c-di-GMP-I riboswitch aptamer from an Acidobacteriota bacterium, 80 nucleotides, folded computationally. It was read from a public genome assembly, where an Rfam model found it. Its Rfam family is "c-di-GMP-I riboswitch aptamer". Rfam describes the family as follows. GEMM was predicted in a large-scale screen for bacterial structured RNA regulatory elements. The organism belongs to Acidobacteriota, within Bacteria. The model forms 89% of the base pairs in the Rfam consensus. Its mean pLDDT, the model's own confidence on a scale to 100, is 85.

RNA sequence: UUUCGACAAAGGCACACCUGGGAAAACCCAGGGCCGCAAAGCCACGGGUCCGUGAAUCUCCAGACCGCCGAGCUACCGAA
Numbered sequence: 001u002u003u004c005g006a007c008a009a010a011g012g013c014a015c016a017c018c019u020g021g022g023a024a025a026a027c028c029c030a031g032g033g034c035c036g037c038a039a040a041g042c043c044a045c046g047g048g049u050c051c052g053u054g055a056a057u058c059u060c061c062a063g064a065c066c067g068c069c070g071a072g073c074u075a076c077c078g079a080a
Base pairs, nucleotide, nucleotide: 004078005077012037013036017032018031019030020029021028022027035067041073042072045070046069047068048065049064050063052061054060
C1' cells in the first nucleotide's frame, strides 16, 4: 500500500415513531429518538422500488429513495 474485519481502541451515523416546517405526492429539512450499520460517507451511472402537479392511452415526461442491489470516488483503526 492492497485485501480483510476483532468480544480491540477512539469515535461516527441514525430505522421506526413523535413534534414543527416544505412539497401535488413520493419524500426532504430541523429537534427528539435509537432499530441497526465497517463505509448506514459521497454519487441517481446501471438495475430495482415509490410518486403523479403533468402529458397521454399504454407509453412518455417530471420527480423521490444510496438504510434495495451493483458500479465509481473518498475514509478511522490495525488483531487474525